[in-house]
């Protein structure tokens, strides 16, 4: 600080996902030590049990026992004025715990309190006189199971009650000067009310009994009543901080005022009465979460998220409600009541409150010890000693966190050995181990051993103070002595020994790290992208590595990253996003100038912003973490004092904004009335005669009952041709014949007036196409539904006939639209060019028309700038300001609920669970389009001949089979691999066999080779012989090479898999004319330029223009045949002329022919014309050939994962007495069928029969084979010539002459089919070809479709070859005869180029949509059904204060008494918890059934949308 993910690539916008930090965490592997810290986030769920608040005899009565001692044995002493209970006094309101509740003055911060309280401590002041009556404890007697409770009596206090006296104490009057304030009260004066308790200690001055006590005195304490103070509290107030408007209205004590009450205190806090107010879109009220800060975690900060430990504040204490006491409480470990849960019990009745600290049980993913101590700090009680304290000091358990240590160092190459990998060389692990040399932290083990302790007491000595006092106290100083949980713990020092101490996670990318076997879309990973279907760096393992380490990984949750809610800091033309549009309340924001004012700003100064935390700087634990100091900071609020520029507020003044005003044109701007013509339709009446209408083509439909045409009339209802135009108008929506009325609003020119009066506008009113809907008229035409006719597989559609709502009108609804410029309003600014409407200046002019300025409008193009890009550019999508509205990933969904609105349909407002890694804008190359333009091809047309019908013949699929062997599948498979399956070939099958093997390489043995015989066998192959010895060395034994025969094991062997793992070869787009590169340039980029353009070709051929400008593979060209010639050269060819023959036979010869070898020759090179003066193009000319002269060869980048593992080669995988190899036989040749190619005919352009000509190009020795003889013939015999320009094959056929046939299933046709035979071959059954006589099918030109050919071409006619024993209608090539047609690109295929649309990129065999059916998933409705909350009304009314209290009681006071009187009570009222009834509201759970939704490799019907998507498409009804 980024990165990965949408795409074939690019840029955007968007979301998802990662990397960092951090945790009161959990889980998983795994663990050595130590400090410091942390440790029930869940059920504010129930708790056993022990402990957490008591304490004082110096407040006050009483008052044991046990034990020990003594005894006279009765009892005494001590124990002990002690324990134990009681009366009284403080304390129990602190400290500990927990976050349920609370949205509140709860908190926080900053005031006020002239409305107020304060126990204990401090300081001042003032004072404690005198009396009185009961009580517990005790004791007696009683009830009860107990808890605890009655009656009687006895008794005390610092318990309680009078009475006296006092104030600057209260309360009432009177009273007035200064001063502060909004407002009072303060001096002072009288009145009247109002208090106390002693205790300890000492002492004898002074009283009195006189031993020493008590009065008395001293001294501390305690206690009264006042004033202060410190600290604490109560109560008010401004500002601060959460969500949901799918919560908009709430409120009767409600808001106030007066009386009165109550409080420590103000106040509806309470009461009666008055008035009728108060809060609220700056969010009341109502629901839902929630304790609040100081602070933490993240973050550059702003910010977001958090409230565990520590500290402040608050609430709460089993639920709910009350008061008591008290200085404080409505009280955690006090009271009373209700409830609910536990427990006790004698069933009569009672006890109980861990949200203290350990513990349990439950809940959970989860969180420790039923510890030790009061040594220290701190708290209560005490004078004090001391006591009590689970506050709090330590321990214990947890890697729960943060911070240290360790788990050794050095050296060591034979780079041991094992392990992994290998290309088998070697490479890694690896100085890493052993080994040497050395240290000694930590952990064990001996020993030593701290600081944390100073109060405070007791002993001593001392100084000051009070007093008569050397008592005593009180304040001090000093000496000694005494306390440690934690702990024999930090710490040190010794022994001993490398000994006892490393593992997690990852290694495809993001992201540091790579190979190897196992699986084979299985198991599994996986945070996003995604791996995984047989060569997995991604899943398991293993070796290596990489990161961090006593942890390390995953999970969860929070900030970052994310500018992705944008104050710092984002958008709204197409990505998500401008309300359809206007008017306007609230509110925001506003011209110029002058002045006051100080609200806002600023600026100083003070106050506070508690401590801890953070930040520096400094010490202390060995360092760190961690502790103390000290300083900044704490960005906040309060006061005071200044400042006046900008805001704002008052007040004055302008006129540039805004509005009035006066003249003018311009206009489909709105309303209402009246009219006016054309044209459809219908009618009537007339002419007329069969069709009309419609269509791609029909037909339904009208029509002889007279249509449709034509003519006259009439009626009626809509719309208003031409003018007419990116031309006017109006806020949108919208607005088009004339006329009149009635009326908005803009615009130009003017110049008076008002004097900021403006601009947006949340709500809120209002308009507001079409469709709809009401309620009443209209209806020509047109037209949803219907409805018929076509179309179709269907056709609830598109097309055709009809045709109702409804299109019109008045009136009311309604309120949406792709209501669009997809672009809210205003104002100012920021280059132009032009066209155009409206009004006006200026020249010229008389005046139109021209030109040119200005204003407003409509428009186009265009500079800067902006934009992701297209574009946008003075009518901004630039700069800037103000205000509205909107938006935050696709879907689910603009839907569900709820609410408003509406008759209705339906608007409006508007979510969530769940699902995905995307969706989505621009721009880019491509394919592609039943898009368009331009070319080209036998592509179509024009023509010839063919296929498809017959029959054969061959291939192929079926199909059968033991086996019919594999491949080949559209064009581009199917006479194809196969240029030749009777065995072989062969790869199948079926039977017999062989196992180092039929063939190879190596070892060892025996034998040269090598001929050969015999049994068996269907052969293969077994078994048994038999002859025979060579070459080179030699030491003479014997070795070597080669071959053959055992033999052992490495290894062969495989037409077995995989062409979708490969070389390599081919096919096809197609010989189509494309395909690319450098540099440069433009683009943000992919890319584009060049390669487009404008001509031109067969061609990206060539040209010319141009931000290109070279260049490469391709095209052409070079090669090879063919057409013409010359030159050489004539033997096997030739033959004009001489000779000569049967015959180029021979002599000669070498012009000709022809044969091969070099050259010419043609290049748009000449004219003429067109074309741009180019290229080229027509046409001539010459020439053998003219415009690439005809043909072959030769196939650019690339594409079909095309095709081949069965040519060959090869990774991998398999099989190894078999998937290999040998051999007989059979199969590949089957045959109900289907389709491909071909042959051969249907005949007169022919059939036969004779007869005569005329070719090329081959190709022969296990060959072609003459002549000549047999045979009807294949075909035998037979031998001559030829390794070939000489010999053979070989006759060429069509053709031409001539006979016959005369239109027939024929003298066509030749298929089957019978008998005869020939040749090849080891062998023609299954399965060969031919010959010959005899059979003579089918077939009379062949449906839909469909092929091939543009000239020596189809068409026809033969000949030749490769393969090959033999087998050819197929293939490869020869020549022979030798036509027609081409108007032309409109259409059908293909195919270049250039553009254009795309939602296609596996690229149209694309993409994709909805409905049905099946899984699952989440969620709406739903007759109900259950739970919970909250609440009107109303009933019942426990505890309790408050009033009342005629009835009942009564120590203190009055009274002599009688009795009074204060006080108590009981009962009675209000108020009220809990609890009931009738209802209502929210909210959750379930629910038969039910709607839609989402999701799910290969269901189903269709074909909606993307190309014009095949009826553009979409929007709203």
């Nucleotide at each position: 600080a980024g990165a990965g993910u949408u795409u074939g690539a690019u840029c955007c916008u968007g979301g998802c996902u990662c990397a960092g930090a951090a945790c009161g965490a959990a889980c998983g592997c795994u663990g050595g030590c130590g400090g410091c810290g942390u440790g029930c986030c869940u059920a504010a769920c129930a708790c056993a049990u022990g402990c957490a608040a008591g304490u004082c005899g110096u407040a006050c009565g009483a008052g044991a026992a046990a034990g020990u001692u003594c005894u006279u044995c009765g009892g005494a002493a001590u124990g002990a004025g002690u324990a134990c209970a009681g009366u009284g006094g403080c304390g129990c309101a602190c400290g500990g715990g927990u976050g349920a509740g609370u949205a509140a003055c709860a908190c926080g911060u900053a005031g006020g309190u002239g409305a107020c309280c304060u126990g204990c401590c401090c300081u001042c002041u003032a004072g404690c006189g005198g009396g009185g009556g009961a009580u517990a404890a005790c004791u007696c007697g009683g009830a009860g199971a107990a808890a605890u409770u009655c009656g009687a009596g006895c008794u005390a206090a610092u318990a309680c009650c009078g009475c006296a006296u006092a104030a600057u104490a209260u309360u009432g009057u009177c009273g007035a000067g200064a001063g502060u304030g909004a407002a009072a009260a303060c001096a002072g004066a009288c009145a009247a009310u109002g208090a106390a308790a002693g205790a300890a200690u000492g002492c004898c001055u002074c009283u009195a009994u006189u031993u020493a006590u008590a009065a008395g005195c001293a001294u501390u304490u305690a206690c009264u009543g006042g004033a202060g103070g410190a600290a604490g509290g109560g109560c008010c107030u401004g500002c601060g901080g959460c969500g949901c408007a799918u919560u908009a209205g709430c409120u009767a004590g409600u808001u106030g005022g007066u009386g009165g009450g109550g409080u420590a205190a103000a106040g509806g806090c309470c009461u009666a009465c008055c008035a009728a107010g108060g809060c609220u879109u700056c969010g009341a009220u109502g629901c839902g979460u929630a304790g609040c800060c100081g602070g933490a975690u993240u973050g550059a900060g702003a910010g977001a998220u958090u409230g565990a430990u520590c500290g402040g504040c608050c609430a709460c204490a089993c639920u709910g409600g009350g008061a008591c006491u008290g200085a404080g409480a409505c009280a955690c470990g006090g009271c009373c009541c209700a409830g609910a849960c536990u427990c006790c019990u004698a069933c009569g009745g009672g006890a109980g409150g861990c949200a203290g600290c350990a513990g349990u049980g439950g809940g959970g993913a989860a969180u420790a010890u039923u510890g030790c101590g009061c040594a220290a700090u701190g708290g209560c009680g005490g004078a004090a000693a001391c006591c009590c304290u689970g506050a709090c000091g330590c321990a214990g358990c947890a890697a729960c966190g943060c911070c240290g240590c360790g788990u050794g160092a050095g050296u060591g190459a034979g780079g041991a050995a094992g392990g992994u990998c290998u290309u088998c060389g070697g490479a890694u692990u690896g100085u890493a181990a052993a080994g040497c040399u050395c240290u000694g932290u930590c952990a064990g083990g001996u020993u030593g051993g701290a600081a944390a302790a100073a109060u405070g007491g007791u002993a001593g000595a001392u100084g000051g103070u009070c007093u008569a006092a050397u008592a005593g106290g009180c304040c001090g100083u000093u000496u000694a002595u005494u306390u440690g949980a934690u702990g024999g713990u930090a710490c040190a020092a010794c022994c001993a020994a490398a000994g006892g101490a490393a593992g997690c996670a990852c290694c495809g990318g993001c992201u540091a790290a790579c190979u190897u076997c196992g699986u084979g879309c299985c198991a599994g990973c996986a945070g996003c992208c995604g791996c995984g279907g047989u060569a997995a760096u991604a899943c398991g393992a293993a070796g290596g590595g990489u990161g961090c380490a006593a942890g390390c990984g995953u999970u969860g949750u929070u900030c970052g990253g994310a500018u992705u809610u944008a104050c710092u800091g984002g958008g709204c033309g197409u990505a998500a996003a401008g309300c359809g549009c206007g008017c306007g309340c609230a509110g925001g924001c506003g011209g110029a100038u002058a002045a006051a004012a100080a609200a806002g700003u600023c600026a100083g100064g003070u106050g506070u912003g508690a401590a801890a935390u953070c930040u520096c700087g400094g010490g202390g634990c060995u360092c760190a973490a961690c502790c103390c100091c000290g300083a900044a900071a704490c960005u906040g609020c309060g006061c005071c004092u200044g400042a006046a520029a900008c805001u704002c507020u008052u007040u004055g003044u302008c006129u540039a904004g805004a509005a009035u005003c006066u003249u003018g044109g311009a206009g489909g701007g709105g309303g209402u009335a009246g009219g006016g013509g054309a044209a459809u339709u219908u009618c009537u009446c007339a002419u007329g005669u069969a069709g009309g209408g419609g269509u791609a083509a029909a037909a339904u439909c009208c029509g002889u009952a007279g249509a449709g045409a034509u003519g006259a009339g009439a009626a009626g209802g809509a719309a208003c041709a031409c003018c007419g135009g990116u031309g006017g108008c109006g806020a949108a929506a919208g607005c088009g014949c004339c006329u009149a009325c009635c009326u908005g609003g803009a615009c130009a020119a003017g110049a008076a007036u008002u004097g900021a009066c403006g601009c947006u506008g949340a709500g809120g009113c209002g308009c507001g196409a079409a469709a709809g809907c009401g309620u009443g008229g209209g209806g020509a035409g047109c037209a949803a539904a219907c409805a018929g006719g076509a179309u179709u597989a269907g056709a609830u559609a598109c097309c055709c006939u009809g045709g109702u709502a409804g299109u019109c009108c008045a009136c009311g609804c309604c309120g949406u639209a792709a209501a669009c410029g997809a672009u809210g309003a205003g104002u100012a600014c920021u280059a132009g060019a032009u066209a155009u409407a409206g009004c006006g200046g200026a020249a010229u002019u008389u005046g139109a028309c021209u030109u040119u300025c200005g204003c407003u409008g409509u428009g186009u193009c265009g500079c800067a700038g902006c934009u992701a890009a297209c574009g946008c550019g003075u009518u901004a999508a630039g700069u800037a300001c103000u205000c509205c509205g909107c938006c935050u990933g696709g879907g689910a969904a603009g839907u569900a609920c709820g609410g408003u609105c509406g008759c209705a349909a339906g608007a409006c407002u508007a979510a969530a669970a769940c699902u995905c890694a995307a969706a989505g804008g621009a721009a880019u190359u491509g394919a592609c389009g039943g898009g368009g333009g331009c070319c080209c091809g036998c592509a179509c047309a024009a023509g010839c001949g063919g296929u498809g019908g017959a029959u054969u013949a061959u291939g192929u699929g079926g199909u059968u089979u033991a086996a019919u062997u594999c491949g080949a599948a559209g064009c581009a498979a199917c006479g194809c691999g196969c240029a030749g399956a009777a065995c072989c070939u062969u790869a199948c099958c079926u039977a017999g066999g062989u196992u180092u093997g039929a063939a190879a390489u190596c070892c060892g043995g025996u034998g040269a080779a090598u001929u050969u015989g015999g049994a068996u066998g269907a052969a293969a192959g077994u078994c048994c012989g038999a002859a025979g010895u060579g070459c080179c060395u030699u030491u003479c034994g014997a070795g070597g090479a080669a071959c053959a025969c055992c033999g052992a094991g490495a290894c062969a062997g495989g037409u077995g898999c995989u062409g979708c793992a490969u070389g390599g070869c081919u096919g096809u787009c197609g010989u189509c004319a494309g395909c690319u590169c450098g540099u440069g340039u433009c683009g943000u980029g992919a890319g584009a330029u060049g390669u487009u353009g404008g001509g031109u070709u067969a061609a990206g051929u060539c040209u010319c223009g141009c931000a290109a400008c070279g260049a490469g593979c391709g095209c052409a060209a070079c090669c090879c045949c063919u057409a013409u010639u010359u030159u050489u050269a004539g033997u096997u060819g030739c033959c004009a002329g001489c000779a000569u023959u049967a015959a180029g036979u021979u002599g000669g010869g070498c012009a000709c022919u022809c044969u091969a070898a070099a050259g010419a020759g043609a290049c748009u090179g000449c004219c003429u014309g067109g074309g741009u003066u180019a290229a080229c193009c027509a046409g001539g000319a010459g020439g053998a050939a003219g415009g690439u002269g005809g043909g072959g060869a030769u196939g650019a980048c690339g594409u079909c994962a095309a095709g081949u593992c069965c040519u060959c080669a090869u990774g991998g995988c398999c099989c190894u007495u078999a998937u290999a190899c040998c051999u007989a036989g059979g199969g590949c040749u089957a045959c109900a069928c289907a389709c491909g190619u071909a042959a051969u005919a249907c005949a007169a352009u022919g059939g036969u029969c004779g007869g005569u000509a005329c070719a090329a190009a081959g190709u022969g020795a296990a060959g072609c084979c003459a002549a000549c003889c047999c045979g009807c013939g294949a075909g035998g015999g037979g031998g001559a010539g030829c390794a070939a320009a000489u010999c053979g094959c070989a006759a060429a056929a069509a053709a031409c002459c001539g006979a016959u046939c005369u239109c027939a299933g024929u003298u066509c046709g030749g298929a089957u089919u019978g008998g005869a035979g020939u040749c090849u071959g080891c062998a023609a059954c299954u399965c060969g070809a031919c010959u010959c006589c005899a059979u003579g099918a089918a077939g009379u030109u062949g449906g839909a479709a469909u092929c091939g050919c543009u000239a020596g071409u189809a068409a026809u006619c033969g000949c030749g070859g490769a393969u090959c024993a033999g087998c050819a209608c197929g293939c490869c090539g020869c020549g022979g005869u030798g036509a027609a047609u081409a108007c032309g690109u409109u259409c059908c295929c293909g195919g270049g180029c250039c553009u254009u649309g795309u939602a296609c990129a596996c690229a149209c065999c694309g993409c994709c949509c909805g409905u049905c059916a099946c899984a699952c998933c989440a969620u709406g409705g739903g007759a109900g059904u259950u739970a919970u909350u909250u609440u009107u009304a109303c009933c019942u009314g426990a505890a309790g204060u408050c009033g009342u209290g005629a009835c009942c009681c009564u120590a203190a006071c009055c009274g002599c008494a009688a009795g009074g009187g204060a006080g108590g009570g009981a009962g009675c009222g209000c108020c009220u918890a809990c609890g009931g009834u009738c209802g209502a509201a929210g909210u959750g759970a379930u629910g038969a059934c039910u709607g839609g939704g989402g999701u799910g490799a290969a269901g189903u019907c269709g074909u909606a949308a993307c190309a014009a998507g095949g009826u553009a498409g979409c929007c709203g009804u």
Small-subunit ribosomal RNA from a lake water metagenome, 1517 nucleotides, folded computationally.
RNAcentral holds the sequence, with entries from SILVA.
It matches the Rfam family "Bacterial small subunit ribosomal RNA".